[in-house]
Context: one part of a larger RNA
RNA sequence: GACGAACGCUGGCGGCGUGCUUAACACAUGCAAGUCGAGGGGGGUGUUGGGGCAACCUGGCACUCACCGGCGAACGGGUGCGUAACACGUGAGCGACCUACCGUGGUGUGGGGGAUAGCCGGCCCAACGGCCGGGUAAUACCGCAUACGCUCUUUUGGGGGCAUCCCUGGGGGAGGAAAGGAGGGGGGCAACCCGCUCCGUACCACGAGGGGCUCGCGGCCUAUCAGCUGGUUGGUGGGGUCACGGCCUACCAAGGCGACGACGGGUAGCUGGUCUGAGAGGAUGGCCAGCCACAUUGGGACUGAGAGACGGCCCAGACUCCUACGGAAGGCAGCAGUGGGGAAUCUUGCGCAAUGGCCGAGAGGCUGACGCAGCGACGCCGCGUGUGGGAGGACGCCCUUCGGGGUGUAAACCACUGUUGCCCGGGACGAACCGCUCCGACCUAACAUGUCGGGGUCUGACGGUACCGGGUGAGGAAGCCCCGGCUAACUCUGUGCCAGCAGCCGCGGUAAUACAGAGGGGGCUAGCGUUGUUC
Numbered sequence: 001g002a003c004g005a006a007c008g009c010u011g012g013c014g015g016c017g018u019g020c021u022u023a024a025c026a027c028a029u030g031c032a033a034g035u036c037g038a039g040g041g042g043g044g045u046g047u048u049g050g051g052g053c054a055a056c057c058u059g060g061c062a063c064u065c066a067c068c069g070g071c072g073a074a075c076g077g078g079u080g081c082g083u084a085a086c087a088c089g090u091g092a093g094c095g096a097c098c099u100a101c102c103g104u105g106g107u108g109u110g111g112g113g114g115a116u117a118g119c120c121g122g123c124c125c126a127a128c129g130g131c132c133g134g135g136u137a138a139u140a141c142c143g144c145a146u147a148c149g150c151u152c153u154u155u156u157g158g159g160g161g162c163a164u165c166c167c168u169g170g171g172g173g174a175g176g177a178a179a180g181g182a183g184g185g186g187g188g189c190a191a192c193c194c195g196c197u198c199c200g201u202a203c204c205a206c207g208a209g210g211g212g213c214u215c216g217c218g219g220c221c222u223a224u225c226a227g228c229u230g231g232u233u234g235g236u237g238g239g240g241u242c243a244c245g246g247c248c249u250a251c252c253a254a255g256g257c258g259a260c261g262a263c264g265g266g267u268a269g270c271u272g273g274u275c276u277g278a279g280a281g282g283a284u285g286g287c288c289a290g291c292c293a294c295a296u297u298g299g300g301a302c303u304g305a306g307a308g309a310c311g312g313c314c315c316a317g318a319c320u321c322c323u324a325c326g327g328a329a330g331g332c333a334g335c336a337g338u339g340g341g342g343a344a345u346c347u348u349g350c351g352c353a354a355u356g357g358c359c360g361a362g363a364g365g366c367u368g369a370c371g372c373a374g375c376g377a378c379g380c381c382g383c384g385u386g387u388g389g390g391a392g393g394a395c396g397c398c399c400u401u402c403g404g405g406g407u408g409u410a411a412a413c414c415a416c417u418g419u420u421g422c423c424c425g426g427g428a429c430g431a432a433c434c435g436c437u438c439c440g441a442c443c444u445a446a447c448a449u450g451u452c453g454g455g456g457u458c459u460g461a462c463g464g465u466a467c468c469g470g471g472u473g474a475g476g477a478a479g480c481c482c483c484g485g486c487u488a489a490c491u492c493u494g495u496g497c498c499a500g501c502a503g504c505c506g507c508g509g510u511a512a513u514a515c516a517g518a519g520g521g522g523g524c525u526a527g528c529g530u531u532g533u534u535c
Stems, first nucleotide, its partner, number of pairs: 001534003005531005012383006018376002020341001025339003029336003034071003039068002042065010078294003088218007097211003102207008110144001112142002119134006150175011180199004185194003220266003227257003232254008269291004273284004296317005319330002322327001347373001349372003355369001356367004386416004396407004420476001421472006430462001435457008479524005484505003490519005500507002
């Protein structure tokens, strides 16, 4: 000098930051991932039509509920256990690779089928939940057709390289696709037919962004760890993977690493950075950002473009909890919050208005991400606690050589100011969009729709906050440490090696500037000291 600090005394305000460093200890409660009816069929409620005497049958609209289906849930958020490793950083490589959504270009979307939830009926169960029968839809599922420059295989040219090969052109064979929905228009009595726009869907190529794998180099301690190694090192065949590879397997060979520190042990997430320092260096990795690892402990796979998946599944262990004792349920290292541990670390707040994310044609829904507010002088910065005048100088207190000196322009008193506080009034920026509506342009048969531009309209948690104006009135706002030397600041009294002080040297045994109090003084100031850590 610095700090995610703590402790003691003290404490007026604001802005911006920041706040479990310990038990990756255990967790009550609420919330943190849903959404789509413009993919599908239903249940319920309300309302409104048609037929019917009625029971009932059959429509429309709105809301709602699960279910099938799609996308998301692999992001975002948390923590630092593990990890000394291609984990990270940096620079390269992949002639060994993957990629949902998005963008660009191209070509399609033909024709069939069988089921199954929901539902209805019945049954079992304490609960969680489950079984049987019937019957139904789809952008769910399955064949068929068609198709390319796709995949596999074969053949034949050209070019190139880095060994396996790569790029490019032609021919033969085999294989693999799809889904519809919404809104206008035209024709028709109708069934239906024709055509358009938008959103989807299938295949191919490229791009963008994301990821996987490999390598060079770099960054801890320990030799009181000196030898380590059997899938070990390499090869061949095979398997596996998106992909190379002992990644796995069978066989063959006997290799591979090591004082340039292997192997073992200890410690540790890594980095951008941060602190310090003139620098070199040392220390460090909290907040923010990138990467990694983990999600009660250990193991496993499933689904999927993507997980070996925090708020998914299965098994085992520990723990908690329910039970009708047969069996079940759970996982805050998400946001708050509780207990515990600890010197020590916050609200069970408001809002989706903004930014961003997911879903949706949109309206919109969800979002403890985020934006805000609350608490804490924990830090940094700013402001205030008044300003000017006012006596050879009150009172009080202290010292005194008793003359006086100090506190001290300090106070009183006079004149002002109005930061801040309090009261009253006004009152934001952050808002741009989207949507709706009007106009114009383009597309079009069409003012269906869509795209672009312009005008209007709508939307604020913070917040009646910031800010502005007015009123009031010096009024509500100063402490802490130190004064022997280092080190800036001295006297009196008390005490008497006692009580005590102390960072080092050292003070105290009767005049102590070193203890304690007082007066005075010095330093810093809403803080001041102490402790801890580091340079």
A computed fold for a 535-nucleotide part of an RNA from an uncultured soil bacterium, annotated as small-subunit ribosomal RNA, 5' domain. The coordinates come from a structure-prediction model, not an experiment, and the mean pLDDT is 82. RNAcentral holds the full RNA, with entries from ENA and SILVA. Its Rfam family is "Bacterial small subunit ribosomal RNA".